The prediction has a mean pLDDT of 82. Transfer RNA from a Patescibacteria group bacterium, 73 nucleotides, folded computationally. Rfam family: tRNA. From the family's description: Transfer RNA (tRNA) molecules are approximately 80 nucleotides in length. Rfam classes the family as a transfer RNA.
[in-house]
């Protein structure tokens, strides 16, 4: 420099017919129960890398930037 695959909450991941409430697990708060605390149970808030087009509407579809990972040279 070229090809590829990817960036979704404090971590990790699911999806991506364009519209509905963006899906789990861990962590975190609040409850239950306990003499207390652990574990269960119940419950609550947070997220779609940035810029710009398309479009009535964009996380999702185009384009450029940015950052990771991996081939090649």
């Nucleotide at each position: 420099g070229c090809c590829g695959a990817g960036g979704u909450a404090g971590c990790c991941u699911a999806g991506g017919c364009g519209g509905u409430c963006a899906u789990g697990g861990c962590a975190c708060g609040a409850g239950u129960c306990u003499g207390a605390a652990a574990a269960a149970c119940u419950u609550g808030g947070g997220a779609u890398a940035g810029a710009g087009g398309u479009u009535c509407g964009a996380u999702u579809c185009c384009u450029c930037u940015c950052c990771u990972c991996g081939g090649c040279a």
RNAcentral holds the sequence, with entries from ENA and MGnify. The organism belongs to Bacteria candidate phyla, within Bacteria.